This is a predicted structure of a 1444-nucleotide RNA (small-subunit ribosomal RNA) from an uncultured bacterium.
Model confidence (mean pLDDT): 84 of 100.
RNA sequence: UGGCGGCGUGCCUAACACAUGCAAGUCGAACGGAGAUCUUAUGGAAGUACUUGUACGGAAGUUUGAUCUUAGUGGCGGACGGGUGAGUAACGCGUGAGCAACCUGCCUUAGACAGGGGGAUAACAACGGGAAACCGUUGCUAAUACCGCAUACCUUCUCUUUCUGGCAUCGGAGAGAGAAGAAAGGAGCAAUCCGGUCUUAGAUGGGCUCGCGUUGGAUUAGCUAGUUGGAAGGGUAAAGGCCUACCAAGGCAACGAUCCAUAGCCGAACUGAGAGGUUGACCGGCCACAUUGGGACUGAGACACGGCCCAGACUCCUACGGGAGGCAGCAGUGGGGAAUAUUGGGCAAUGGGCGAAAGCCUGACCCAGCAACGCCGCGUGAAGGAUGAAGGCCCUCGGGUUGUAAACUUCUUUGAUCAGGGAAGAAAAACAUGACGGUACCUGAAGAACAAGCCACGGCUAACUACGUGCCAGCAGCCGCGGUAAUACGUAGGUGGCAAGCGUUAUCCGGAUUUACUGGGUGUAAAGGGCGUGUAGGCGGACGGGCAAGUCAGAUGUGAAAUCUCCAGGCUCAACUUGGAAACUGCAUCUGAAACUGCUCGCCUUGAGUGAUGGAGAGGACAGUGGAAUUCCUAGUGUAACGGUAAAAUGUGCAGAGAUUAGGAAGAACACCAGUGGCGAAGGCGGCUGUCUGGACAUUAACUGACGCUGAGGCGCGAAAGCGUGGGUAGCAAACAGGAUUAGAUACCCUGGUAGUCCACGCCGUAAACGAUGAUUACUAGGUGUAGGAGGUAUCGACCCCUUCUGUGCCGCAGUUAACACAAUAAGUAAUCCACCUGGGGAGUACGGCCGCAAGGCUGAAACUCAAAGGAAUUGACGGGGGCCCGCACAAGCAGUGGAGUAUGUGGUUUAAUUCGACGCAACGCGAAGAACCUUACCAGGGCUUGACAUCCCUUGCUAUACCUAGAGAUAGGUAGUUCCCUUCGGGGACGAGGAGACAGGUGGUGCAUGGUUGUCGUCAGCUCGUGUCGUGAGAUGUUGGGUUAAGUCCCGCAACGAGCGCAACCCCUAUUGUUAGUUGCCAUCAUUGAGUUGGGCACUCUAGCGAGACUGCCGUUGAUAAAACGGAGGAAGGUGGGGAUGACGUCAAAUCAUCAUGCCCCUUAUGUCCUGGGCUACACACGUACUACAAUGGCUACAACAGAGGGCAGCGACACCGCGAGGUGAAGCGAAUCCCAAAAUGUAGUCUCAGUUCGGAUUGCAGGCUGCAACUCGCCUGCAUGAAGUCGGAAUUGCUAGUAAUGGCAGGUCAGCAUACUGCCGUGAAUACGUUCCCGGGCCUUGUACACACCGCCCGUCACACCAUGAGAGUCUGUAACACCCGAAGCCAGUAGUCUAACCGCAAGGAGGGCGCUGUCGAAGGUGGGACAGAUAAUGGGGUGAA
Repeated sequence: UGGCGGCGUGCCUAACACAUGCAAGUCGAACGGAGAUCUUAUGGAAGUACUUGUACGGAAGUUUGAUCUUAGUGGCGGACGGGUGAGUAACGCGUGAGCAACCUGCCUUAGACAGGGGGAUAACAACGGGAAACCGUUGCUAAUACCGCAUACCUUCUCUUUCUGGCAUCGGAGAGAGAAGAAAGGAGCAAUCCGGUCUUAGAUGGGCUCGCGUUGGAUUAGCUAGUUGGAAGGGUAAAGGCCUACCAAGGCAACGAUCCAUAGCCGAACUGAGAGGUUGACCGGCCACAUUGGGACUGAGACACGGCCCAGACUCCUACGGGAGGCAGCAGUGGGGAAUAUUGGGCAAUGGGCGAAAGCCUGACCCAGCAACGCCGCGUGAAGGAUGAAGGCCCUCGGGUUGUAAACUUCUUUGAUCAGGGAAGAAAAACAUGACGGUACCUGAAGAACAAGCCACGGCUAACUACGUGCCAGCAGCCGCGGUAAUACGUAGGUGGCAAGCGUUAUCCGGAUUUACUGGGUGUAAAGGGCGUGUAGGCGGACGGGCAAGUCAGAUGUGAAAUCUCCAGGCUCAACUUGGAAACUGCAUCUGAAACUGCUCGCCUUGAGUGAUGGAGAGGACAGUGGAAUUCCUAGUGUAACGGUAAAAUGUGCAGAGAUUAGGAAGAACACCAGUGGCGAAGGCGGCUGUCUGGACAUUAACUGACGCUGAGGCGCGAAAGCGUGGGUAGCAAACAGGAUUAGAUACCCUGGUAGUCCACGCCGUAAACGAUGAUUACUAGGUGUAGGAGGUAUCGACCCCUUCUGUGCCGCAGUUAACACAAUAAGUAAUCCACCUGGGGAGUACGGCCGCAAGGCUGAAACUCAAAGGAAUUGACGGGGGCCCGCACAAGCAGUGGAGUAUGUGGUUUAAUUCGACGCAACGCGAAGAACCUUACCAGGGCUUGACAUCCCUUGCUAUACCUAGAGAUAGGUAGUUCCCUUCGGGGACGAGGAGACAGGUGGUGCAUGGUUGUCGUCAGCUCGUGUCGUGAGAUGUUGGGUUAAGUCCCGCAACGAGCGCAACCCCUAUUGUUAGUUGCCAUCAUUGAGUUGGGCACUCUAGCGAGACUGCCGUUGAUAAAACGGAGGAAGGUGGGGAUGACGUCAAAUCAUCAUGCCCCUUAUGUCCUGGGCUACACACGUACUACAAUGGCUACAACAGAGGGCAGCGACACCGCGAGGUGAAGCGAAUCCCAAAAUGUAGUCUCAGUUCGGAUUGCAGGCUGCAACUCGCCUGCAUGAAGUCGGAAUUGCUAGUAAUGGCAGGUCAGCAUACUGCCGUGAAUACGUUCCCGGGCCUUGUACACACCGCCCGUCACACCAUGAGAGUCUGUAACACCCGAAGCCAGUAGUCUAACCGCAAGGAGGGCGCUGUCGAAGGUGGGACAGAUAAUGGGGUGAA
């Protein structure tokens, strides 16, 4: 959300409590009564009529018979059917056997029989008790109820005996003797039927026993006293410690006993390719249970769901004395829960009980109701239909999409609705009999009419857009979405999927070869035990014989039915259902085979062991012994230091150290030899000698004859440190002390120094105990060392060579491996056995147990938490890793900055505003190549609102300009003024004004939405591609290597061969020269002038076009005969000649939305626009960049020279004059190789003489000049006056390698004016570079890495806060199962002295037997007690997670 039908299914939780109704009765043909109706006979009342004792009338009562009902006695059935799964880990269940150890009502079969008696009792009646339930006493009565006796086909028991069978005990059949044991009748006219008793056989149903199988835990390892067995007795239907007494001391357990937890088991169901895994709803089989616990009775059968007794809890009734009850039957109620139905109909069918039957009963069952809970089927319409309608949504505004979808036309009628007919299910030959149900089904009618939703749309995974939201709200199975353009949130449109459903959640299996039997692993990912020895166990050499347990084959039995599969059949199909087949992979029995395994017998030698011979060795234990060194002691010589470190100090020393000589003492360790050499199981073992002793190896082939391999537990060994006792102690040295270092330094360094290190004995039992590689066996290319041995060749012998065995290394093929790597010493190929692993953390922790003197060890979890942790390799990046190389990177130098004053920028502060941007290098004289107004974006105030600017529309024809008034101005008012262009004469256009709306406008936001542009690494030499090859792959190779270069420049080599972008070159300037051309340039020669001024000339200079020149081209040396380097020649220039332009792939979310462009967002009488004034110029302070200086290599004065490159008409402006000067007046020339702007340092001469100065010029005053509408805030310049700081600059730091640094001036752009800035130009013109150790940056190779946002990385622990689970201790509380003792109900059994007593015996008394009572054993619940186990709990310990 919901249309229909069919078939199924429906309390998984509280085995919680239950109101109400129903769920087991039936038989009168077992019996006596009772009642009803009818009837037979008798009886004769009331009453009526009268003729008064008659008639009628017929009641009650009694009685005969029939029919019906049924409380009671009696029989059969209530042990079936129905429910539930609490308990149970068990012969409970499954499967297969067994009972020679058993029972079986009703049923079938067979045989035999039923004679004759007796005494009671319910019902009923009377009386009594009780509230009730119910009960008592007395009296009467029947039976198919009960009891003797008789009979006995037969059965049972005892004894005797025969035959026969078997797995022990024993079984079966027969004969004889003895003893014991039966019975019931009813119906019917009758035939007969139904019953009864004993026995036989069967069938059915049960009981008992056994083999095998049947959950988890060993942090449960020992359990058991009727326990295990015996023989005796009891008991039972029956074996049995089932029970009792006695005797013995057994029984079970690592192949898991006991204990704890969990659980009904199976056929089957789900899943899976299978093997498996999970489950045990419905249906079927078995078991167990019936409020909890105990108990028996009856019976064929029960220890009994709708029976009994007792105890407990609970509920109900009560007159308080006492009683009643048990839905886990069907419905139903409450409760619990996420959750599960009607207090329905019927016995018509199937089945059951009783009955002779009719029949009765039956919540079993058959049906109906409720629920989309599941499976199956059907429908909600079909065909045509383009203007591709409207509407919706999107849009690039063109259109697209929804979409043939709708409308419309033509059809159809399944279901639903209405009407008519109408079953099968019935067993039947006739009558009667249907809950379902007037249902299924058939026919007809009307009308597309009444019938579609849910989920999803980022990937996995089919399906996309818009809007809203803005790390919010939310989504999410995993990865992950959301921080202003979300295909992931929400909504809409569209699309996809499924469909009366759809989606979610939970659970199980699958995928998961991720517990690996099928079918995994253990060098480094988790994982080989530290090593040996050896028990159980597992596995095991060659040949032959036997057996037949495993194995294989055949047969038989069983494996219930249903289910599954196949083939058919029935409902219209299907689901469903019926029949048949197959299957049920199992178990058991029999028969056979004998290859393999096994068992057994025999035999063998090759596995294994022994013997003999031989050599090697730090193998082990003990005893002895040696020299060097260290330290200490004594003595001598001798004097001031020694010692120690990066440097020092503590320390030692004048009381004589250190040094040196001699002597002595003590302890420990054994230089050289010494070797990826040797030995050992591992740990480990090192001077020499001796004694004792283990093992391996080689040769030999005498002996044994599979004696072998592995090895859970067990036992032993086991470095260092540590522990105990006793020794010893030279050196070293935890702890400790002192000195240093340091921010600190509980460290590293130094001076001392105790345990310890050593020995003996005893513990500990762990290590990166490592080859991170368990042991054993066999096989599988080679090469080369080394240690020990043997053999061969060589006449002997040495060396050498060859072969072989054992050990120990390296390289390497096949193979293996995720890769690294391993590779005969395997991580290869096979086999056997053991150990171990199963995501990270929690954690090798907690608890428990065992071991230890302790330290601690061994065994060893869980909750919780994360989505990873990890391995190997790759590419980068990084390293206070390595190698090579470069750079003004350092060094060597020169000049600076940092100190002063000023200028300028920035930060900060301030402000109405001090607009904005730029922030390490790579922001800070940056955008800005120039803020008084403007600029201007900021602030204050005053204005405008289609707007200052663009396009379109309507109306209009004005303008422009000048002037006046008000105002700070914008603006407003007024005066004067009155158009231009084109024309087809209609008009159109330009320009202006008014109006309406579309729109304008924004230096508002986002450079982290963008384009473009730029910076930077870096002018560093790198960055890539194609094809090939290698690698599982990421990737590698090429691009690495050897040289060389400024260069990935070039050469050589090479599984690479080529190519591209970069480098270089090509371009521009400059250095030399040729040629062409000579004006405005030049002037050697000639003439001329004040002057290249003029004539003349174009040689030179110069200008600017075209050329040349330089290429390691030549020579030599080195190098590899290369590339190249070095030197030389020639040349103006030499190895890129110098400079510029030129900036690879990329990095920095680098900068810029304020140059410009632009998406989105925002403002719209304002964040737009106009104006005036102010601000961007503030000022305690801090930083950057510059200028000027501090002076004598200088300042000042005078005189005298020499550039280049530029600019110039709103311009540059000469000469002249005026002014001290800035400048002014006036004006020639020049749109410029022609004119102008226009040089300084330098030189010469003089002066100053080291001072805060004749240095320095800040600051300030006065007076002026210029530009401009206007120099107050806020311009520049001049003159006079004033004359600050500053005497070369701390830590630190910058630039520069030659025409460079330094220094001097000049020009230009911007610009009205304003330059210490910027961009250029020329003049003068150095010093130094040994070199690459170090600092910084970069390139290549290599190495390590836990980094990849890439070291400004990653990351550890404490503390603080919150939450979560968990541990421990002292207590407290709750529960579970046992144990010991006490009490002891019901009841069975046993006893019985009290009491009662019909049947039998007895003449009787009495007896037998029985009941009640009492006693005893056992015995549930209950009580007491100490332990065990489980759970909860404040505070506390550690652990995990979380944000910054």
The RNAcentral record of the sequence draws on ENA, Greengenes and SILVA.